[in-house]
Molecule: RNase P RNA; transfer RNA
Organism: Clostridia bacterium
RNA sequence: UGAGUAAAUCAGAUGGUCGCGUGAAUUUUUCACGAGGAAAGUCCGAGCUACACAGAGCAGGAUAGCUGAUAACGUCAGCCGUGGGUGACCAUAGGAAAAGUGCAACAGAAAUAAACCGCCAGUUUUUGCUGGUAAGGGUGGAAAAGUGAGGUAAGAGCUCACUGAUUUUAUUGGUAACAAUAAUCUCCUGUAAACUCUAUCCGUAGCAACACCGAUUUGUGCGUUUGAGAUUGCUCGUCAAGUACAGAAGGGUGGCUUGAGGGUUGUAGCGAUGCAACUCCUAGACAGAUGGCCGUCUAAUACAGAACUCGGCUUAUAGAUUUACUCACAAC
RNA sequence: GGCCCCAUAGUUCAAGGGAUAGAACGGAAGUUUCCUAAACUUUAAAUCCAGGUUCGAGUCCUGGUGGGGCUACCU
Repeated sequence: UGAGUAAAUCAGAUGGUCGCGUGAAUUUUUCACGAGGAAAGUCCGAGCUACACAGAGCAGGAUAGCUGAUAACGUCAGCCGUGGGUGACCAUAGGAAAAGUGCAACAGAAAUAAACCGCCAGUUUUUGCUGGUAAGGGUGGAAAAGUGAGGUAAGAGCUCACUGAUUUUAUUGGUAACAAUAAUCUCCUGUAAACUCUAUCCGUAGCAACACCGAUUUGUGCGUUUGAGAUUGCUCGUCAAGUACAGAAGGGUGGCUUGAGGGUUGUAGCGAUGCAACUCCUAGACAGAUGGCCGUCUAAUACAGAACUCGGCUUAUAGAUUUACUCACAAC
Repeated sequence: GGCCCCAUAGUUCAAGGGAUAGAACGGAAGUUUCCUAAACUUUAAAUCCAGGUUCGAGUCCUGGUGGGGCUACCU
C1' cells in the first nucleotide's frame, strides 16, 4: 500500500418562534418533562393477575455435546466434537438407526437384499441347462471396508500385513463432554426438520387479564343435590346457584410505570456475570401527545412511532467514527 | 393491544416426500357459418419470498412478506 476478519459507538447538536400531551404551581398563564436501537415480528423466557392454595392421571407440547451464568429461557459465556478458510476467524436442530415400524421414485440384474453381462466347473444339443463365484463391467445420492500379498477350478476378510471405521475394557490427562495410548470384538446403507424410543421441562389464560364505584332493562333456553356451570382438551378430585344466547341504553377509578432499572468507580472471574460504594429518576394516553417554520454547524439524509412491564432472539437500517487482529507485496 | 388461520394458472379447487404440478370455468389461435352463438381441434398460463433437512421439498423445519378471522368490562 492492497485485500480481509472480528468487536463496538453515535442515530443530529444548538438558538428563536408557533403548536400538542402529562404533571406541578399559581389562578388563566408560568415552569418541568415528553419515543427507539430496534418502540417492529409476537418467536422464546419471566414478573403480575384470575381460576383452589395449582392438585392426580391421560392426552398434548418443547428441548437435546459438556461445564457454568441467570429470576428464567429454546438466551448468553467458555470448552469439546464435526465441517469450511492460506490465515485472522466462521458455521454447527450436535441424544438413539445394534428396541421396533415405515420410506428410498427413476435408473439398475439386485436397494437390505442380490447372479444381467463376465469368470470357473460339470453336462452335451456349442445358442442351452445345472452349480460355484461379488475380483471386473455398467446404474445410482447410496452396491456388501480400502491397498498389497497369499490362497483357489474361478473367486471371496477365506487368511495375513498396513490403513480406515467401530464395540468393550484398561491406563494417563481433564470437573465433564472428550483426547492420547494399549488390548480386544466386528466390518453393520441412509433417513428420527418420518413414526418412535430415551432423558429433562411444561397447570390454563392473558392488562380487551383482573379489582372496584355508580341509575339500568327486555325476551328465550337450561338449572339449584336427579347439579346448570367453573377449574378443563378428557377422566378424577374440588367448588357450586345461577347461567347461556339475542337485544335496547349509557359513566367513571385503579391496574399504569421506581424497575430482577440505568450510569461511574472498585473488586472476584478467561468470560457470561456476581458483589460493594457513590449517583440518576427522564412518556403513561383512552379517538389516543411527542410536530411545523427560520438561522448556524460541510451534510441532517436510513429503518422506523410507546399502549401493563422486564430479560433475550429474529428481522429492517442512510451516513459517520473507533479498536484489535490476519494475509499478500515492497522497503529497512 | 392480544390470540389464531391461510397463501398452487386470470378465478375456484386438486395433488401419500418421487416433476412433464392436474381439473373446471375463463383467455388466445384455428375449423364450421353469410355473421354471431353453440360445438370441435390446438395452445399459453402457477406452487408468496429467502435459507435449511433430505439422494430428492408444492409437501418437513426456521425466518420474513401479504391477506383474513376472533376477542373487553360494568350496570